[in-house]
This is a predicted structure of a 71-nucleotide RNA (transfer RNA) from a Spirochaetia bacterium. The organism belongs to Spirochaetia, within Bacteria. The coordinates come from a structure-prediction model, not an experiment, and the mean pLDDT is 82. Rfam family: tRNA. It is annotated as a transfer RNA.
RNA sequence: GCGCCCGUAAUACAAUGGCAGUAUGGAAGCUUCCCAAGCUUCACACGUGGGUUCGAUUCCCAUCGGGCGCU
Repeated sequence: GCGCCCGUAAUACAAUGGCAGUAUGGAAGCUUCCCAAGCUUCACACGUGGGUUCGAUUCCCAUCGGGCGCU
């Protein structure tokens, strides 16, 4: 330099054009003599910038970051 794959919550992963979800973790409450466990509620995310579309996490382009291969 060229090609391919991956980027979603604090962490691990889903979703694949139509409200962004699950588990663990965090906070509050209930329960308990206390703790743990359990139950309920809450907060926390689509790498960035454009394009297509009525509508984009999803499709296209560029770019950034990570990984792999070739040279």